[in-house]
RNA sequence: CAGUCGACGAUUAGAGUUUGAUCCUGGCUCAGGAUGAACGCUAGCGACAGGCCUAACACAUGCAAGUCGAGGGGUAACAGGGGUUUCGGCCCGCUGACGACCGGCGCACGGGUGCGUAACGCGUAUGCAACCUACCUUAUACCGGGGGAUAGCCCGAAGAAAUUCGGACUAAUACCGCAUAAUAUAGAUUAAUCACAUGGUUUAUUUAUUAAAACUGAGGUGGUAUAAGAUGGGCAUGCGUGACAUUAGCUAGUUGGUGAGGUAAUGGCUCACCAAGGCGACGAUGUCUAGGGGUUCUGAGAGGAAGGUCCCCCACACUGGUACUGAGACACGGACCAGACUCCUACGGGAGGCAGCAGUGAGGAAUAUUGGUCAAUGGACGCAAGUCUGAACCAGCCAUGUCGCGUGCAGGAAGACUGCCCUAUGGGUUGUAAACUGCUUUUAUACGGGAAGAAUGUGACCCUCGUGAGGGUUUUUGCCGGUACCGUAUGAAUAAGCAUCGGCUAACUCCGUGCCAGCAGCCGCGGUAAUACGGAGGAUGCAAGCGUUAUCCGGAUUCAUUGGGUUUAAAGGGUGCGUAGGCGGAAUGGUAAGUCAGGGGUGAAAGUUUGCGGCUCAACCGUAAAAUUGCCUUUGAUACUGUCAUUCUUGAGUACAUUUGAGGUAGGCGGAAUGUGGCGUGUAGCGGUGAAAUGCUUAGAUAUGCCACAGAACACCGAUUGCGAAGGCAGCUUACUAAACUGUAACUGACGCUGAUGCACGAAAGCGUGGGGAUCGAACAGGAUUAGAUACCCUGGUAGUCCACGCCGUAAACGAUGAUAACUAGCUGUUUGCGAUAGACAGUAAGCGGCAAAGCGAAAGCAUUAAGUUAUCCACCUGGGGAGUACGUUGGCAACAAUGAAACUCAAAGGAAUUGACGGGGGCCCGCACAAGCGGAGGAACAUGUGGUUUAAUUCGAUGAUACGCGAGGAACCUUACCUGGACUUAAAUGUAGGCUGCAUAGAGUAGAGAUAUUCUUUUCUUCGGACUGCUUACAAGGUGCUGCAUGGUUGUCGUCAGCUCGUGCCGUGAGGUGUCGGGUUAAGUCCCAUAACGAGCGCAACCCACGUUGUUAGUUACCAGCACAUAAUGGUGGGCACUCUAACAAGACUGCCGGUGUAAACCGCGAGGAAGGUGUGGAUGACGUCAAAUCAGCACGGCCCUUACGUCCAGGGCUACACACGUGUUACAAUGGCCGGUACAGAGGGCAGCUACUAUGCGAAUAGAUGCGAAUCUCAAAAACCGGUCUCAGUUCGGAUCGAAGUCUGCAACCCGACUUCGUGAAGCUGGAUUCGCUAGUAAUCGCGCAUCAGCCAUGGCGCGGUGAAUACGUUCCCGGGCCUUGUACACACCGCCCGUCAAACCAUGGAAGCCGGGGGUACCUGAAGUCUGUCACCGCAAGGAGCGGCCUAGGGUAAAUCUGGUAACUAGGGUUAAGUCGUAACAAGGCCGUAAAUCUCUAGAGUCCCCGUCCAGUA
Repeated sequence: CAGUCGACGAUUAGAGUUUGAUCCUGGCUCAGGAUGAACGCUAGCGACAGGCCUAACACAUGCAAGUCGAGGGGUAACAGGGGUUUCGGCCCGCUGACGACCGGCGCACGGGUGCGUAACGCGUAUGCAACCUACCUUAUACCGGGGGAUAGCCCGAAGAAAUUCGGACUAAUACCGCAUAAUAUAGAUUAAUCACAUGGUUUAUUUAUUAAAACUGAGGUGGUAUAAGAUGGGCAUGCGUGACAUUAGCUAGUUGGUGAGGUAAUGGCUCACCAAGGCGACGAUGUCUAGGGGUUCUGAGAGGAAGGUCCCCCACACUGGUACUGAGACACGGACCAGACUCCUACGGGAGGCAGCAGUGAGGAAUAUUGGUCAAUGGACGCAAGUCUGAACCAGCCAUGUCGCGUGCAGGAAGACUGCCCUAUGGGUUGUAAACUGCUUUUAUACGGGAAGAAUGUGACCCUCGUGAGGGUUUUUGCCGGUACCGUAUGAAUAAGCAUCGGCUAACUCCGUGCCAGCAGCCGCGGUAAUACGGAGGAUGCAAGCGUUAUCCGGAUUCAUUGGGUUUAAAGGGUGCGUAGGCGGAAUGGUAAGUCAGGGGUGAAAGUUUGCGGCUCAACCGUAAAAUUGCCUUUGAUACUGUCAUUCUUGAGUACAUUUGAGGUAGGCGGAAUGUGGCGUGUAGCGGUGAAAUGCUUAGAUAUGCCACAGAACACCGAUUGCGAAGGCAGCUUACUAAACUGUAACUGACGCUGAUGCACGAAAGCGUGGGGAUCGAACAGGAUUAGAUACCCUGGUAGUCCACGCCGUAAACGAUGAUAACUAGCUGUUUGCGAUAGACAGUAAGCGGCAAAGCGAAAGCAUUAAGUUAUCCACCUGGGGAGUACGUUGGCAACAAUGAAACUCAAAGGAAUUGACGGGGGCCCGCACAAGCGGAGGAACAUGUGGUUUAAUUCGAUGAUACGCGAGGAACCUUACCUGGACUUAAAUGUAGGCUGCAUAGAGUAGAGAUAUUCUUUUCUUCGGACUGCUUACAAGGUGCUGCAUGGUUGUCGUCAGCUCGUGCCGUGAGGUGUCGGGUUAAGUCCCAUAACGAGCGCAACCCACGUUGUUAGUUACCAGCACAUAAUGGUGGGCACUCUAACAAGACUGCCGGUGUAAACCGCGAGGAAGGUGUGGAUGACGUCAAAUCAGCACGGCCCUUACGUCCAGGGCUACACACGUGUUACAAUGGCCGGUACAGAGGGCAGCUACUAUGCGAAUAGAUGCGAAUCUCAAAAACCGGUCUCAGUUCGGAUCGAAGUCUGCAACCCGACUUCGUGAAGCUGGAUUCGCUAGUAAUCGCGCAUCAGCCAUGGCGCGGUGAAUACGUUCCCGGGCCUUGUACACACCGCCCGUCAAACCAUGGAAGCCGGGGGUACCUGAAGUCUGUCACCGCAAGGAGCGGCCUAGGGUAAAUCUGGUAACUAGGGUUAAGUCGUAACAAGGCCGUAAAUCUCUAGAGUCCCCGUCCAGUA
């Protein structure tokens, strides 16, 4: 602001969970309220309310309906009185009263329960012209006179009892005649009037019939008849009032009529006869469930659920049936019968009915006292007093609920102590909380006072009128109850718990536990740092309660009327025709059913809402108003809808004239191809595949020529073409036939649209009968492939494929999009028409396509052929699985189709799109990735590492690439962490601070394996500050024990790959995208162009180092051209900075120049120049991230663990083992070589406990001397190469392992277990299978040198250095890895992913099943109580009537055949669920055979095949 209603009020909330993330669909769950509740823990008080939801199960005991003497005869008990008495008593109904009995009234109310009932039962509104009504009220009239009985009482009898029988006597307001009698009843006649159908009302005349009771306090009460009222009932009707169609047909008194009977009354209510009707898709019948309403809960409302307490109605009273009495019953506390059950019994027979109030047992999770009183309210009877009243009012029990009150209030910081936590000298929290001070006294306790509820009625008295009412005064009446309430006193005194604290959802830490114990409403927590388990501290919420469980509504717009959907999420029927139904064009008039407005009646009360009032407040209660959204009736309105009538032409149809097409059915004809047959030609193979084989062929195949036959399908044209309702339709032609469009606007005049049930059509496969059978081809056979291969491939091949007739009736029958009508920008292609002279051109109509605006949509997308905006009708959906299954039914020859659940189970299943990852997807590109080459590894021996094995121990770690000559850049002891044995326990080492001390050390000895223990000797330095050592005190122990999956730091790998991101803007609902894509280019996300992007960052590149050229500066230890000196010789010396070199600075290279190509970036060129040319070469440098990658044993560090040991010390051993397997290397196998001799040339490093020249000795390793050098000075210090010689292809003059002997060196010590030297020995090995590694130029290959570690060294390793110095690259198909774009995806732990089915195991629910056991309702027959009705000669009675006997009907019982519905069952079937079972790998990527619903066939354990259909990619047009 708007709307609804209105006096004022009032009026709609969401969240969690599918994903890596997103949007949507969709279910599950939660927060709220409620309860006749229950359970757990806890508990101070009061008021008000409520209290067997289960077994309508069974009931002990008491009470719950009586009353009237003013109806009666009377007198059993009590009291009074009287009489009498032997004082024991007895007698008298005389009085008050009154048991039992006759009689009247009541007992049909009140109270209980919810079995039955789906019904006129209930609710609501009407009707009775079809009815009744005791007591009550009003009015009128009447009440005369008789009769015979009977109970009681008395006598007798039977029986255990209950009870019954007989005799005699007696009364009444008991019973029966008679009289009178009408506005009664019945009949006849008559008149008037009303009307609603039968009819009603009223008037008059006449005939017939029918009543009564008395009592009395003398006032009155009571009785009879009639009329009316009131009250209460009966009946009928409209409308409303559950589920299931897997219940579709039901019905014989059934439906109606006539007549009769019956009833208070209508009526098939009953009977006789007649007719054949009646109900049903607007749900009959059947089955299941259920009392209905006012109302209650919830909800914004509409609705949904419920029906306890209170009120109304109904039904029932142990179960079933029946009537009697009565005004009223088919009767809860009455009767009869039958049945079941219980009880008594003398066994013959009897008694009983708590679903009244209490109470008991049982059932159950669960629901109270065998209380008080009639004081009030109400009821029955009575004139009344009064009696009765488990109705009612009160009390008791229970936190069951609602409401109210309290458990104190104020001050009080050293912010106390304890507890708990932490970053722990300290802080935080508990917490103003406590202590302490002051105050108050509701409640509690004690004492005192103390109600309202009481009005009547009765008795007495008075007044009025009058004789019966009214009024007044007084007296009397209280269960609750001495209760509520009030006052006084005391004193904080007597009084707080429960649940929760991961998110939703308010509230957080520590300890314990360690996928255990446990929690959990959903999501989910727990596998050693749990805010989620258990405890504690703290906090939060509510509070005498708090939680849990159960149920209902809400949230849930999740059945959607308000208020949903159906292309892909669940959902459009396969298609048409068409019945019922629903909906329906324009105009006028009538009507008034719907609709709208006003009036009337009703909608009980209580309740809800509002105002006011009463309990101290509130709950609660009273009163008034509003509301009760409904139904009925009446009066109007007439726009719309309906209906009736009359018109109209635009919807629809018809006619006429064209046109179009693979539309349909039947017939005829044709050529190509294929196969077969015949006759030739011709010769060795053909065929088939990835490669083969099976197969065919010298009996002549294949190939080829001619002829013949057969069946099926129709190339090219041919197309996002055309036609058809869909399925579907293709050679040519004929006949028949259907349709659409266009044009004309002649005709009809709404004739239309949709369409449940129904009918018809309906691919392929399949079925039946009969034909046909060329090709193809399930099944089947064989050959291959394979681990297998019941498949894919190949060779054959049967059904079938074809035709006729008949079934089937389904498909991803799809546009996954129902039909019809209207409206809403365009552009473009195409088919067929029209108009136009026309081929141009635009227009128009109907189609078929593409793109796109608005709009819609979750998005993808749709978009005049809608998935847009509207209208009408139909169909369908409501989480996934179970399941399109089971059962039932229908159809079918069968196969099967249609219809179509539940138990159980899960918290998801799903759609669209996004980012990644992946693909036996695609495109582009790169890399020693392949290819081209060179050299290796894999074979041998040895070295070394690893696995394994062994062992007391063989310490630990590293394990695809990215472990394995790795940590380790040096294991004899030490190292060392391992083992054995011996020892120590504040202990080894270090640091800081304080104090004391002068030792420590060294030497020697003893015991010992040593550590260690012990003995002796010796002894500080000093610049006087102190240093050093030992002892002592205090503090910090130690751990190579565990966790690299708690971590830091460091490292490997992808990868030196070119990527990874951000800000702002823009696009998208969003995740996200864009930028970063595209076209080029590059080694490069390098650069350029283009561009909703514009910029930027980390990476790339560059900056840094080394090498290559030159210059400048500087020349010592380097150098030596020229000059000089010296030597056998040497820069040895003087001298010189020219050169080399050293080491600092600078220059130089930038596609800068030229030519070509290109817009540009850039590329090309044996280009020029240049030392170097396109990154000059090589290093260092490693983005965001990945692998829970590696390391707790380098270090650091959280947590856990050990503490006379898992710490520490020592000796010895081990890490070096050895059948074997693997990795990495070394040396070789030789002549490009080995050996011997000779002659050259480096770089980079190292050196004082060192490198060592030189000399000597030794064959040598070395040793003994000796000199130089802390090093551009001295030294370690070259080898391949080259020259000469020899060996001559052999296990050798190759190769050197192994072993023996003798030595050298290091070291405390070389046995396990060092290296080297010399001599001897002389193994395997003659170039290495599959496979595999490195390398693109000063590289590979080859040759030696140095260094670190280090006493020495197992170094053939690692890191560096130089010497000599190649071959090859066509190229990107393939292998591997990577980058970008794109595509698919069911993956996201990301393909080492996901996932299917059988089998095996456990559990669960379900189906089938020979049968077995129940329950329900009916049918037929038999039997049949009580009882009403009825018939009746013998008996009773004067009679009326009764008894007895018979009949009809029926409850119950029995028999029989079916039916419906449960339970159970050997066995059996599938389904679901279950961390790690078996077999394969079907699906998701091109999932490795594209996939697939349905159908058919087959049966291997899993399974597979064909056809059809749909989709993707590529190519061509």
The RNA shown here (small-subunit ribosomal RNA) has 1517 nucleotides and comes from an uncultured bacterium. Its Rfam family is "Bacterial small subunit ribosomal RNA". The prediction has a mean pLDDT of 80. The RNAcentral record of the sequence draws on SILVA.